[in-house]
RNA sequence: AGGAAAAUAGUUCAAUUGGUAGAAUAUUGGUUUCCAAAUCCAACGGUUACGGGUUCAAGUCCUGUUUUUCCUG
Repeated sequence: AGGAAAAUAGUUCAAUUGGUAGAAUAUUGGUUUCCAAAUCCAACGGUUACGGGUUCAAGUCCUGUUUUUCCUG
């Protein structure tokens, strides 16, 4: 320099053909226990990287930027 992929909860990841953004884990509270851990129940937690466009409707489609990873030289 050229090409490809990724970015979603504190973390790891889902989200089917464009139609209500979810799970696990962590944290907090409760349950249980002599105490603790583990178990079980619940709660909390989101500007879907940042802009623009298409659409009745965008995490999803198009496009620009940023960051990260990989490939070629």

A computed fold for a 73-nucleotide RNA from Trieres regia, annotated as transfer RNA. NCBI's taxonomy places the organism under Eukaryota, Ochrophyta, Eupodiscales, Parodontellaceae, Trieres. It matches the Rfam family "tRNA". Rfam links the family to the GO term triplet codon-amino acid adaptor activity. Rfam's curators write: Transfer RNA (tRNA) molecules are approximately 80 nucleotides in length. It is annotated as a transfer RNA.